[in-house]
Molecule: Glycine riboswitch aptamer
Organism: Chitinibacter tainanensis DSM 15459
RNA sequence: GCCCGUUAAGCAGGAGAGUGUAUUUGUCUGUAAACAAAUACCACCGAAGGCGCAAUGGCACCCGCGAAUCGCUCAGGUAGAAGGACUGCUUGCACCGA
Repeated sequence: GCCCGUUAAGCAGGAGAGUGUAUUUGUCUGUAAACAAAUACCACCGAAGGCGCAAUGGCACCCGCGAAUCGCUCAGGUAGAAGGACUGCUUGCACCGA
């Protein structure tokens, strides 16, 4: 005392699926209508999170480990906003140590 990789923060990008039905509350209003939130029901999406597994390999069996943008959809989501796996850039910590 690098680079890559790990990790944190900031910035940027970032998909999919009903702006469904009903009720209640609130806002505005003369009433209705409209909008927002909550609850229930039906339909649907998967890239927060969560759960599940093969091959290989340990060791032949048992047994256990065993990944994901794969599957499941509990959670979350289905106009906008927010969120968002992941990607790029910048900076820092730790590790490695050319």